Predicted 3D model of a 1456-nucleotide RNA (small-subunit ribosomal RNA) from an uncultured bacterium.
């Protein structure tokens, strides 16, 4: 300091995550040592046990023993003990329920108290009456009393004194005391100050929530009284109506607060353990009492709730003290030592008491330190992983050798803390010595972010996962191993806090399209505001001065062996107050001013706005005429009108609405929105002008007003038009698009509502900042009367610089500033739910939450798609000829069936395809029968020498078993090679899987014109330019242009092969001339002319001539030529698409079988057969059938072979068997064509399936299952529905012919040649391409993507008859203890007295008030529900097709 993640890439907006830092943690693995700290965050839940607050005999009396009766002494004691007084118990310690508060933090302030301590000045005098302990009776279970005696005091109560004291003007009045002791001293009491300490008031700071906007009756002040230490409504009486809130009052919800502490660069955020200040509280609520202080943690009273005790009548208790239990929780310690330090309490001290504290003990909770050993050591040992098998790696790592002893262990010694004593800790820290590497390493992670890679195992299973995601048979992402990387007595996980996040933006963001301008305006309150002058000093700067508690943090020293830890000093505490001073700039106040602002005069502009009257086309309806059979309407069509006369047409009449043409990115309005014409009233801007006021502005939270449409209410209206509805039609439906009626409504009047994609998606004012060119409304100025210059105003296109993610804005800014409002803060839930308001309603305005997902969104790039445009090509349609689909069979697939019908091929691009030829064999299926180193390679180790051949038996279906006979290994350097068989080990084998591990090689778009680079340049950037534009072409073929210039792979050409010509050669092929022969032939000499064969050259290049093209490219058309614009055909297929096809052609990764998934063998199977579907073949006939004559070919085959010729067979085909390894021979007849006959339209002399029977030939064998022949038979079919195929010339169509595969088998396949056509206006339309263009929510790319309802299942929420809590307010009841007050008849030691009694005083009684309680109503808030309703999440469920392209009816808003 960043990253990762929305996309095919990009850039941006924008959430989620991740790397740090922390911690009072907990969990899960590990676990040496010390030091220093830290430790119930939850149940303010309940608590058993001990222990935390006592102390004074120098206040007091009293028990006890001894005596010599003076008095002592244990002794003011103690292991036993009370009690009266003093002091102290308001500290220390806990805890954090309450509190939003003067509660707290920071600066002030006056009306106040203060024990104990200090200082000062005075006093301490005369007296008296009780009491308890104790004694003794009693009452109870026990707590705990009751009654009668007796006694002390520094307890208690009178008097006396009494000011420097308090009240009072003054006179005058009024208030104390205690004593202890031998002395000294310590006390007491009054005043007065001083410190402490505490009480009380006031600025300022301190949480959310307006879905809490009004609150408030002692409420605010006032007198007067009471009351406190003390000011006050604190209390009460009276009298006034006032007090507090939008600067946020009350209510509500959560919270002790700081100092700090975590984090941050800082500003800030988060936090309030442990220290430290302060505040509250002490089962819960009240409540006074003492007393200096308390409404008191370990004191009392009540009331209550729980626990215990009881003898049931009654009592007793309150760990949020320190241990410790029990619940409770993810989780948090010893029922420990000691008062030695340090501090409180009490005493004159000795001392005592102290769970305050110091310390020890538990815990890796956390910080800090150390340590598990150092050096050498390469056969790079063993082992283990991996391996391309060679090695690699583990790795100096071990082992070994040669040292060290921190830590732990043993001995020994031994502090500081303690200044005179007196040490829990603790025999501790610490030193010395000793023996031995000896006592001591885990842990997480290794796909990116993030440093670290392999094998195995699993197989969308198990399972990882902070995020983005991994996993479905080659997982570095699960789980185990080997390496590795990171920390280390620690190491991950979760919780949480900040950082990172400038993702709340104060420092430091935004709002045209990303979330974000209110629909417009007027204005209140606030906020800010022109020039000057003086004055002031709030604000502002600077100076001093108190304060900012210590600790903490920060510098800088010191000390524990360092650190961590403590301790000095310093700085810092950014704040707060007081005062001094400055006087710019805000403020305020004042004396002025004209440029903002407004006012006045005069013009012209305009659908500004309100009423009022009018005018003409058109509609529609009503009459009357004319007219006749159809009209309307639509893709087409029907509903519907119309012979009772529609529709057209004429006239003449009525009504309601909106105002053609002009009209225009043209006025005008704040904004909604204004449009015939006139007229009244009227609002606003704008030019030009001098005068006026003299800042009067600007914005604008609440607040008023206005605000298209539709909607609502009352009352007119109603021509068209037209939600809802009817109806006709479409459609699989069609509650829609279309049609044909229609009713609210549209429209006036009044009232409502308040919403719109209310848009410029753009807030309002105000100033600056290049120009160009056009519009509207004014002015000046010149003028040659065409116009030109300039100026404000409005409303517009381009466009500089700037600005912006781009796009684009660009003086009308989205630009540079200022001022002032208004909103935004992932996407969905959801503008939804409640809650409040507002409306008649409908609804509108405010407006979340749970749960969900990790993208959701702008803008622009490249594809790629559109029932988007635009050019342009294809037997792509058209134009044509032939077919396919119907039928018979062939053959191929599905499907069905079997023991099996091996097995692959699935739109084009699978289906007569792999198969260029299943009877067996191929054969891979299946049924049985064998073999297991093996049917077939290589080694190796034993072992035979033959083995293997022939001949020949038995069983058997063969395969295989068992037999017999013949032969009796080869070669040699005599070592040993080679060959075969047997036994064994390695291994073989597999048409078994995976074509989505492959690799080769196909199809395929497509012979379509494309696909690319480099460089340069444009863009942040994906990318674009080039390649795009004008033309041209079959062509990204040329050519011009041009921010591009080159280039590559494709086209073309280069190769075959047809067609012409020359040449050269001439044998099997050719014969024209000559010559010979035949019954006929090149049949013979012989020829080299021709055909031909087969070598080589030639020729066609838009080369020429016109004409069109701006030039050119090229086109058109001649001309010559065999051939003309690539002259026909083939070879040849860019970059890349289909995880297209194939593991079954091969060839291979892994994976699987091994007496079997392998191999050998027979026999069956691939040839089934209710069916479909592709593809051909014969047809249906007369352009034919049949019969009979008789022409004309070209390319190919041929020795296990073509096989003449001659006889035989109707015939396939048989016998002979001559030629030919082949321009010789031979397969071979070409066939349609020709001509002659004959059938005459019909199931036929068409068709030729089926079947019967008889034969050929192949071939070990034609039953399952082969071709062909005769003879008989004679099926369907008579030209094929929807829908389709193929061809554009030597094609189509028709007709033979041959050849591969092959023992036989062709209607398929690949060749060949014969005959020999029709059409193509022409690119609208269907299909496929190309380029250029739009739109796009699609990128697996329209076979895309997507929305709703319904069904299912989970999940959180709303409503909801109700119910069950909390909390809180009103009014009443009741009414405890207790303070005051009143009464005081009942009692009474002190004073006073005439002794009778008074004064006081108490008990007790009444009264305000008043806690729990209880009634009766609100008000708020939480749980909970039958059952409801929306939402969100799910695997591949239903229906549809609504959105994204013109998404097939453009789409979206509001409304009904």
């Nucleotide at each position: 300091a960043g990253a990762g993640u929305u996309u095919g890439a990009u850039c941006c907006u924008g959430g989620c995550u991740c790397a740090g830092a922390a911690c009072g943690a907990a969990c899960g693995c590990u676990g040496g040592c010390g030091g220093c700290a830290u430790g119930c965050c939850u149940a303010a839940c309940a608590c058993a046990u001990g222990c935390a607050a006592g102390u004074c005999g120098a206040a007091c009396g009293a028990a006890g023993g001894c005596u010599u009766c003076g008095g002592c002494c244990c002794u003011g004691a103690g292991u036993a003990g009370a009690g009266u007084g003093g002091c102290g118990c308001a500290c220390g310690g806990g805890u954090g329920c309450g509190u939003a508060a003067c509660g707290c933090g920071u600066g002030g302030g006056a009306a106040u108290c203060u024990a104990c301590c200090c200082u000062u000045g005075g006093g301490u005098u005369c007296g008296g009456a009780a009491u308890a302990a104790c004694a003794g009776u009693u009452a109870g279970a026990a707590a705990u009393g009751a009654c009668u005696g007796c006694u002390a005091a520094u307890a208690c109560c009178g008097g006396a004194u009494g000011a420097u004291g308090a009240c009072g003007u003054a006179a005058g009045u009024c208030c104390a005391a205690a004593g202890a002791u031998u002395u000294a001293u310590c006390g007491c009491c009054c005043a007065a100050g001083g410190a402490u300490g505490a009480g009380c008031c006031c600025g300022c700071g301190u949480a959310g929530g307006a879905u809490u906007a009004g609150c408030u009756g002692g409420u605010u002040g006032g007198u007067g009284a009471g009351g406190u230490a003390a000011a006050g409504g604190c209390u009460c009486a009276c009298c006034a109506a006032g007090g507090c809130g939008a600067c946020g009052a009350u209510c509500c919800u959560u919270a002790g607060c700081u100092g700090g502490u975590c984090u941050g660069a800082g500003a800030g955020g988060a936090u309030g353990a442990u220290c430290a200040g302060c505040c509250a509280c002490a089962c819960u609520g009240g409540g006074a009492c003492u007393g200096a202080g308390a409404c008191a943690c370990g004191g009392c009273c009540c009331a209550g709730a729980c626990u215990c005790c009881u003898a049931c009548g009654g009592g007793a208790g309150g760990c949020a003290g320190c241990a410790g239990u029990g619940g409770g929780g993810a989780a948090u310690a010893u029922u420990g030592g000691a008062c030695a330090a340090u501090g409180g309490g009490c005493g004159a001290a000795a001392g005592c008491c102290u769970g305050a504290u110091c310390c020890a003990g538990c815990a890796a909770u956390g910080c800090c330190g150390c340590g598990u050993g150092a050096g050498u050591g390469a056969u790079g040992a063993a082992g283990g992983c991996c391996u391309u098998a060679g090695g690699g790696u583990u790795g100096u790592a071990a082992a070994g050798c040669u040292c060290u002893u921190u830590u732990a262990c043993c001995c020994g010694g031994g502090a500081u803390g303690a200044u005179a004593a007196u040490g829990a800790c603790a025999g501790u820290a610490c030193c010395g010595g000793g023996a031995g590497a000896a006592u001591a390493a885990g842990c997480u992670c290794c796909g990116g972010c993030u440093a670290a890679c392999u094998c195995c195992g699993u197989g969308c299973c198990a399972g990882c996962a902070g995020c983005c995601g991994c996993g479905g048979u080659a997982a570095u992402a699960c789980g185990g191993a080997g390496g590795g990387a990171g920390c280390u007595a620690g190491c991950g996980u979760u919780g949480u806090u900040c950082g990172g996040a400038a993702u709340u933006a104060c420092u430091g963001g935004g709002c045209g399209u990303a979330a974000a301008g209110c629909g417009c305006a007027c204005g209140u309150a606030g906020g800010c505001g022109g020039c000057u002058u003086u004055g002031u000093a709030a604000g502002u700067u600077a100076g001093a001065g108190g304060u900012g508690a210590a600790a903490g943090c920060c510098u800088g020293g010191a000390g524990c062996u360092u650190a961590a830890c403590u301790c000095c000093a310093g700085a810092a505490c950014u704040g707060c107050c007081u005062u001094u001073a400055a006087g710019a700039c805000u403020g305020c106040a004042u004396c002025g001013c004209u440029u903002g602002a407004a006012u006045c005069c005069a013009g012209g502009a305009g659908a500004g706005g309100u009423g009022a009257g009018u005018g003409g086309a058109a509609u529609u309806c009503c009459g009357a005429g004319u007219g006749u059979a159809g009209a309307g309407g639509u893709g087409a069509a029907a509903u519907u009108c119309g012979u009772a006369g529609a529709u057209a047409u004429u006239c003449g009449g009525a009504a309601g609405a909106a105002c053609a043409c002009c009209a225009g990115u043209g006025g005008c309005g704040a904004a909604g929105g204004c449009g015939g014409c006139u007229c009244a009233c009227u609002g606003g801007a704008c030019u030009g002008g001098u005068a006026u006021u003299g800042a009067c502005g600007c914005u604008g939270a609440g607040g008023u007003g206005c605000g298209a449409a539709a909607g609502c209410c009352a009352g007119g209206g109603g021509a068209g038009c037209g939600a809802a509805c009817g109806g006709g039609a479409u459609u699989a439906g069609a509650u829609a698009c279309c049609c044909c009626g229609g009713u609210a409504g549209u429209c006036c009047u009044g009232g409502c509502c308040g919403u719109a994609a209310a848009c410029g998606a753009u807030c309002c004012g105000c100033a600056c900042u290049a120009g160009a060119c056009g519009g509207a409304g004014g002015g000046g100025g010149g003028u040659u009367c065409g116009c030109c210059c300039u100026u404000c105003u409005c409303g517009g296109u381009c466009g500089c610089a700037g600005c912006g993610a781009a796009a684009g804005c660009g003086a009308u800014a989205a630009g540079u500033a200022c001022g002032g409002c208004g909103c935004c803060u992932g996407g969905g839930g959801a503008g939804u739910a409640u809650g409040g308001u507002c409306g008649c309603a409908a609804g509108g305005c405010u407006g979340a939450a749970a749960c969900u997902c990790a993208a959701a969104g702008g803008a622009a790039u490249u594809g790629a798609c559109g029932g988007g445009g635009g050019c342009c090509c294809g037997c792509a349609c058209a134009a044509g000829c032939g077919g396919u689909g119907g039928a018979g069979c062939a053959u191929g697939u599905g499907g069905u069936u079997u023991a099996a019908u091996u097995c692959g091929a699935c739109g084009c691009a699978a289906c007569g395809c792999g198969a260029a030829g299943a009877a067996c064999c191929u054969u891979a299926c299946c049924u049985a029968g064998g073999c297991u180193u093996g049917a077939c390679a290589u080694g190796c180790u034993g072992g035979a020498g033959a083995a293997a051949g022939c001949u020949u038996g038995c069983g058997g279906a063969a395969a295989c078993g068992u037999g017999a006979g013949c032969c009796c290994c080869u070669c040699u350097u005599c070592g040993g090679a080679g060959u075969u068989c047997c036994a064994g080990c390695a291994c073989a084998g597999a048409u078994g899987c995976u074509g989505c591990a492959u690799g080769g090689c196909u199809g395929u778009c497509g012979u379509c014109a494309g696909c690319u680079c480099g460089u340069g340049u444009c863009g942040u950037g994906a990318g674009a330019u080039g390649u795009u534009g004008g033309g041209u072409u079959a062509a990204g073929u040329c050519c011009c242009g041009c921010a591009a210039c080159g280039a590559g792979c494709g086209c073309a050409a280069c190769c075959c092969u047809c067609a012409c010509c020359c040449u050269u050669a001439g044998u099997u092929a050719c014969c024209a001339g000559c010559g010979g022969g035949u019954a006929a032939a090149g049949c013979c000499g012989g020829g080299g002319a021709c055909u031909c064969u087969a070598g080589g050259g030639g020729g066609a290049c838009u080369g020429c001539c016109g004409g069109u093209g701006c030039c050119a490219a090229a086109c058109c058309g001649g001309a010559g030529g065999a051939a003309g614009g690539u002259g026909g055909g083939g070879a040849u297929g860019a970059c890349g698409u289909c995880a297209a096809g194939u593991c079954a052609u091969c060839a291979u990764g892994g994976c699987u079988c091994u007496u079997a998934c392998g191999u050998c063998u027979a026999g069956g199977g691939c040839u089934a057969c209710a069916c479909a579907c592709g593809u051909a073949c014969u047809a249906c006939a007369a352009u034919g059938g049949u019969g009979g004559g008789u022409a004309c070919a070209a390319a190919g085959g041929g020795c296990a072979g073509c096989g003449a010729a001659a006889c035989c067979g109707u015939g396939a085909g048989g016998u002979c068997g001559a030629g030919c390894g082949a321009a010789u021979c031979u397969c071979a007849a070409a066939a349609a064509a020709c001509c002659c006959a004959u059938c005459a339209u019909a199931g036929u002399c068409c068709g030729g399936a089926u079947u019967g029977c008889a034969g050929u030939c192949u071939g070990c064998a034609a039953c399952u299952c082969g071709a062909c022949u005769g003879c008989a038979u004679g099926a369907a079919g008579u030209u094929g529905g929807a829908a389709u195929c193929g061809c554009u010339a030597g094609u189509a169509a028709u007709c033979c012919c041959g050849g591969a595969u092959c023992a036989g088998c062709a209607u398929g396949c690949c060749g060949g040649g014969g005959u020999g056509a029709a059409u193509a206006c022409g690119u609208u339309c269907c299909c496929g391409g190309g380029c250029c263009u739009u739109g796009u929510a699609c990128a697996c790319a329209c076979c895309g993507c997507c929305c709703g309802u319904c069904a299912c299942a989970c999940c959180a929420c709303g409503a909801a008859a109700g119910u069950c809590g909390g909390u809180u307010c009103u009014a009443c009841c009741c009414g405890a203890a207790g303070u005051c007050g009143c009464c005081g008849g009942a009692c009474u030691a002190a004073c006073c007295c005439u002794u009778g009694g008074g004064a006081g005083g108490u008990a007790g009684g009444c009264g305000c008030c008043u806690a729990c309680g209880g009634u009766a109503g609100g008000g708020c808030u939480g749980g909970u529900a039958a059952u409801u309703g929306g939402g969100g999440u799910g695997a591949a469920g239903u229906c549809g097709u609504a959105a994204c392209a013109a998404g097939g009816u453009a789409a979206c808003c509001g409304u009904a």

The prediction has a mean pLDDT of 85. The sequence is in RNAcentral, with records from ENA. It matches the Rfam family "Bacterial small subunit ribosomal RNA". Its family is annotated with ribosome and structural constituent of ribosome in the Gene Ontology.